[in-house]
RNA sequence: GCCGGUGUGGCGGAACUGGCAGACGCCCGGGACUUAAAAUCCCGUGCCGGAAACGGCGUACCGGUUCGAUCCCGGUCACCGGCA
Numbered sequence: 001g002c003c004g005g006u007g008u009g010g011c012g013g014a015a016c017u018g019g020c021a022g023a024c025g026c027c028c029g030g031g032a033c034u035u036a037a038a039a040u041c042c043c044g045u046g047c048c049g050g051a052a053a054c055g056g057c058g059u060a061c062c063g064g065u066u067c068g069a070u071c072c073c074g075g076u077c078a079c080c081g082g083c084a
Base pairs, nucleotide, nucleotide: 001083002082003081004080005079006078007077010026011025012024019067028044029043030042031041032040046057047056048055049054060076061075062074063073064072
């Protein structure tokens, strides 16, 4: 230099061919149970604003297409693999 793959919460990892982003698990917080703990069970858990209701933003980054993009198109960055 060329080709291919990957990039989504604090972490792992879904969302099948464009239609509610973050299911599920782990971690973490609160609670129940217990003399106390462990185990188990229940609730919560992206960010910002707000008392709340709710609103806005968010899928590596920047653009584009579309009524609508994690998904399609172009460019860039990082990592992994292959070729030279």
Record summary: The RNA shown here (transfer RNA) has 84 nucleotides and comes from a Clostridia bacterium. Rfam family: tRNA. Rfam classes the family as a transfer RNA. The prediction has a mean pLDDT of 81. The sequence was found in a public genome assembly.